The RNA shown here (Bacterial large signal recognition particle RNA) has 265 nucleotides and comes from a Bacillota bacterium.
RNA sequence: UCGUGCUAGACGGGGAGGUAGCGGUGCCCUGUACCUGCAACCCGCUAGAGCAGGGUCGAAUUCCUGCCUGCGGCUCCGGCUUCUUAGGGUCUGACCCAAGUAAGUGGUGUUGAAGAUCGGGUCCCGUGCGGCGUAAGCUUGUGAACCCCGUCAGGUCCGGAAGGAAGCAGCGGUAAGCAAGUACUUGCGGGUGCCACGGGGCAGCCUGGUCUGAGCUAACUGCCUGGGUAACGCCUGAGAGAAAGAGACAACGGUAGGUGCACGA
Numbered sequence: 001u002c003g004u005g006c007u008a009g010a011c012g013g014g015g016a017g018g019u020a021g022c023g024g025u026g027c028c029c030u031g032u033a034c035c036u037g038c039a040a041c042c043c044g045c046u047a048g049a050g051c052a053g054g055g056u057c058g059a060a061u062u063c064c065u066g067c068c069u070g071c072g073g074c075u076c077c078g079g080c081u082u083c084u085u086a087g088g089g090u091c092u093g094a095c096c097c098a099a100g101u102a103a104g105u106g107g108u109g110u111u112g113a114a115g116a117u118c119g120g121g122u123c124c125c126g127u128g129c130g131g132c133g134u135a136a137g138c139u140u141g142u143g144a145a146c147c148c149c150g151u152c153a154g155g156u157c158c159g160g161a162a163g164g165a166a167g168c169a170g171c172g173g174u175a176a177g178c179a180a181g182u183a184c185u186u187g188c189g190g191g192u193g194c195c196a197c198g199g200g201g202c203a204g205c206c207u208g209g210u211c212u213g214a215g216c217u218a219a220c221u222g223c224c225u226g227g228g229u230a231a232c233g234c235c236u237g238a239g240a241g242a243a244a245g246a247g248a249c250a251a252c253g254g255u256a257g258g259u260g261c262a263c264g265a
Base pairs, nucleotide, nucleotide: 001265002264003263004262005261006260009057010056011055012030013029014028015027020046021045022044023043024042034054035053036052037051038050063258064257065256066255067254068253072249074247075246076245081241082240083239084238085237086236087235088234091233093232094229095228096227097226098225100223101222103221104220105219106217107216108215115211116210117209118208119207120206121205122204123200124199125198126197127196128195129193130192132189133188134187135186136185137184138181139180140179141178142177148173149172150171151170156165157164158163
């Protein structure tokens, strides 16, 4: 160095979970890696940590070790940020109300703002006139069986007569009363008047004249102050999640090394 036969070993590994711990069954990752039986109110073991039985390969592409890589799940952090939830009322946010201011917009103003001044109105008292209402007067009509008036037929009475007297009905009129009218007169009244006059008052408002000559207003925005609300922002507490970061584990893969015995040539 070659050949033959063996042995260690290999024939999958890992993560989470579970467990005192380890391995397995179930889940997930990797990706191809013998078979049978056992097992989640588990199964088998004990640091040499699945057990039992069978099979194949076998010192290397396949076994072992170190390093690199890092699928994957796990832990921490998580005011970097999102969501949910409970509360607060500090806030210069937001919303609502009120007061102020006058920078902007609007309105108004040289066809004259604001202010000043003179007058009128609005307000009060009185008077006059008018109107309305009411009462009386007034006008018209009606209005008395007798006890109102006039005239009084018939009838009656007195008288010798002439003549005289009372008088019903009728007719005419009238009193109180009643009804109507309202031109006129008087008195009274008011939720009476584009009326007139006199006096008072004149704070405010409206209005006219004069002086002066550019502001006035606060509807909207802005600013400031006070009060309120708690849907939102904000703050506080609790919970959940993604990204980023940190950590331990780690499959597949890569790379560098290591690896026994016997016999024969």

Description
The organism belongs to Bacillota, within Bacteria.